A computed fold for a 148-nucleotide RNA, annotated as glmS glucosamine-6-phosphate activated ribozyme aptamer.
Of the family's consensus pairs, 88% are formed in the model.
The coordinates come from a structure-prediction model, not an experiment, and the mean pLDDT is 78.
The sequence was found by an Rfam model in a public genome assembly.
[in-house]
RNA sequence: ACUGAAUGUCAAGCGCCAGAACUGCUAGAGCAGUUGACGAGGACAGGGAUUAUCGAAAUAUUCGGCGGGUGCCCUGUGGUGAACUCACACCAAAAAGGUUGGCAAAUCUAUAAAGUGAUUUAUAGGACAAAUCCAACUGGUGAGCAAA
Numbered sequence: 001a002c003u004g005a006a007u008g009u010c011a012a013g014c015g016c017c018a019g020a021a022c023u024g025c026u027a028g029a030g031c032a033g034u035u036g037a038c039g040a041g042g043a044c045a046g047g048g049a050u051u052a053u054c055g056a057a058a059u060a061u062u063c064g065g066c067g068g069g070u071g072c073c074c075u076g077u078g079g080u081g082a083a084c085u086c087a088c089a090c091c092a093a094a095a096a097g098g099u100u101g102g103c104a105a106a107u108c109u110a111u112a113a114a115g116u117g118a119u120u121u122a123u124a125g126g127a128c129a130a131a132u133c134c135a136a137c138u139g140g141u142g143a144g145c146a147a148a
Base pairs, nucleotide, nucleotide: 014067015066016065017064019063020035021034022033023032024031025030038055039054040053044076045075046074047073048072077092078091079090080089081088084144085143086142087141097138098137099136100135101134102133108125109124110123111122112121113120114119
C1' cells in the first nucleotide's frame, strides 16, 4: 500500500469536496493542508418525482457542486367536521381558516486551547427573528339510516 473479516462510533439544514478561494514548503510545476449554512421548524406505512418550510447574519466563498433528507404527490390506515355508514374537505396523536400574543443561534465582545500558517475548538457576556412552530380565543360539510 492492497484485499478480506470483526468490533466500535456515527448526521438529517445533515454529510461530503473533483471546481473555487485561502495557507505551508517551493523558482515554478508539484506536494501537503484549510474553508465550504447561523439557528427555528419538520417523521403513520408503502411507493413516486424532486433546486423541500422559516427567518438571522453578511455585502459576502452562507461561491460552485455531489449525496442524503422529516416537505410535496399517489395509495392504504387513522383523526377532525357532535352516534353509525358513505362521499367530500382538512389533517397525521390528528380542525382548514381568522384574531391576539410568544421564541434562536451564529455574527459581536472577552478569555483560553491546538496549529509554522490558512484555520479550528471551548468557555463566559449581552442582544436581535420569522414561520406552515407554540399558546389563548374564535371557527367550517352533504347524503343515507335507526330510535325518539